[in-house]
RNA sequence: CAAGCCGGCCGGACGGCCGCGAGCGGCGGCGUCAGCCACCGUUCGAGGAAAGUCCGGGCUCCACAGAGCAGGGCGCUGGGUAACGCCCAGUCGGGGCGACCCGAAGGAGAGUACCACAGAAAUGACACGGCCCCGGUCCGCCGGGGCAAAGGUGAAAUGGUGGGGUAAGAGCCCACCGGCGGCCGGGCGACCGGCCGGCCAGGUAAACCCCGCCCGGAGCAAGGCGGAACAGGGACGGAGCGCGGCGACGCGUUCCGGGGGCUGCUCGCCCCAUGUCCCGGGUCACGCCGCUGGAGGCGUCGGGCAACCGGCGUCGUAGAUGGAUGGCCGUCCCCCACCGCGAGGUGGGGACAGAACCCGGCUUACAGGCCGGCUUGCACU
Numbered sequence: 001c002a003a004g005c006c007g008g009c010c011g012g013a014c015g016g017c018c019g020c021g022a023g024c025g026g027c028g029g030c031g032u033c034a035g036c037c038a039c040c041g042u043u044c045g046a047g048g049a050a051a052g053u054c055c056g057g058g059c060u061c062c063a064c065a066g067a068g069c070a071g072g073g074c075g076c077u078g079g080g081u082a083a084c085g086c087c088c089a090g091u092c093g094g095g096g097c098g099a100c101c102c103g104a105a106g107g108a109g110a111g112u113a114c115c116a117c118a119g120a121a122a123u124g125a126c127a128c129g130g131c132c133c134c135g136g137u138c139c140g141c142c143g144g145g146g147c148a149a150a151g152g153u154g155a156a157a158u159g160g161u162g163g164g165g166u167a168a169g170a171g172c173c174c175a176c177c178g179g180c181g182g183c184c185g186g187g188c189g190a191c192c193g194g195c196c197g198g199c200c201a202g203g204u205a206a207a208c209c210c211c212g213c214c215c216g217g218a219g220c221a222a223g224g225c226g227g228a229a230c231a232g233g234g235a236c237g238g239a240g241c242g243c244g245g246c247g248a249c250g251c252g253u254u255c256c257g258g259g260g261g262c263u264g265c266u267c268g269c270c271c272c273a274u275g276u277c278c279c280g281g282g283u284c285a286c287g288c289c290g291c292u293g294g295a296g297g298c299g300u301c302g303g304g305c306a307a308c309c310g311g312c313g314u315c316g317u318a319g320a321u322g323g324a325u326g327g328c329c330g331u332c333c334c335c336c337a338c339c340g341c342g343a344g345g346u347g348g349g350g351a352c353a354g355a356a357c358c359c360g361g362c363u364u365a366c367a368g369g370c371c372g373g374c375u376u377g378c379a380c381u
Stems, first nucleotide, its partner, number of pairs: 001377010012332007020045007028037003047352001051363002054361005059219004071215005076090005091105001092103004106210002111208002113204003128151001130147007159177006180197007223289004227284002230281001232279005237256008258272005296315008333350007
């Protein structure tokens, strides 16, 4: 210098004017109440993903003795965490010359099921074309027996390579490799290494299943308080006088009482309307609370390989509900185009996107740019 790998960070800056939302203070207004509104001053006002709503938790209400079944999820090991399907450190397998990256990575010797096409045969494995031996022969081949090495099919054919051996062959025998079992050693463990043994063991569990661990349901329109109107239920008729009582009120007594039906009338019974009080129910584009101070940010010290944890110090930093966080101007920064020999000038542009109860993750989108570590190659000293 070129081509790459990994990690971290920024994501326009400053000033002025106007506008919007919220907190606090002041001063008024409205409402029966809960509460709401205007003006002035002051302070604050989107993100690294606020996104997708895919996991995990907090919080709230409902349900719940315990245990189990069903159902769902997760799945190498150890650690971190409130928890996780996340993160860190490792193991094994795969990819890359390498830095490094990727992996739904338990069990197929518990059972069941499936293995398309091709092929003789696809799992109680098998013999198509062939090879070898013996016997017969009309010399075309036929009969009996042995074999699975080489050929052909397939994603996959019962270990691989080499040698010995044999009629031809074969773990039949031997060496190495792979797999399995046992023993020993290392490691908390996944696993790794060594020695010995014999050659019996196809694949699929993102098929059923088995094993281990985890999981109650619904969600801030959760849920709570208040107000209004409304349906429902219950109680009570009103007035006067007397007595008791401090009083609220109670007791006794007298008088009076809406409409309709059962009937021609009265009594009686039933229904309706109206008034007061109480109870309790859901509803409302009604109000308020929940609402933002937390598994919090930053700095530093200590522990740990790390994720992370602990101590100390310090900071106050959005809470809307038709939903605020915007617009204009100036100076500068970055990018593009044009003009100019040049200094520079003119014009255009500055991504993805936008809180809605709050956190921890994952995934996806993103103009432009910065920093650190590492790898490979080339050139020069």